[in-house]
RNA sequence: CUCUUAUCCCGAGUUGGCGGAGGGACAGGCCCGACGAAGCCCAGCAACCAUCACCUCUUUUACAUAUCCGGUGAACGGUGCUAACCUGCAAGACAAUCUGUCUUGAAGAUAAGAG
Repeated sequence: CUCUUAUCCCGAGUUGGCGGAGGGACAGGCCCGACGAAGCCCAGCAACCAUCACCUCUUUUACAUAUCCGGUGAACGGUGCUAACCUGCAAGACAAUCUGUCUUGAAGAUAAGAG
């Protein structure tokens, strides 16, 4: 970088420290920012992966252990996240003629796996 699967509701720093001008994926808007942006550290959120505990299920002639499927909880580890928003490209549905609303995809983000 490409492909597959799942999620994109909620949550967490409006006064933590360093830093010193950009940031909100991209484009256009519209915003945030010296009353301090990015980035780093710390803290927190969440529970995708890993780990741990418990339950259930499967396997067994039976019991125990272990494994698999599923569920609940914990939060030490690997990631991610911690202002808010509109439009975009395609298809469909509904309402009515300036077009509008909604849905599903596409695009984008994150995780796990494969190449």

Predicted 3D model of a 115-nucleotide RNA (SAM riboswitch aptamer (S box leader)) from Alteribacter natronophilus. The sequence was found by an Rfam model in a public genome assembly. Taxonomically the source falls in Alteribacter (Bacteria, Bacillota, Bacilli, Caryophanales).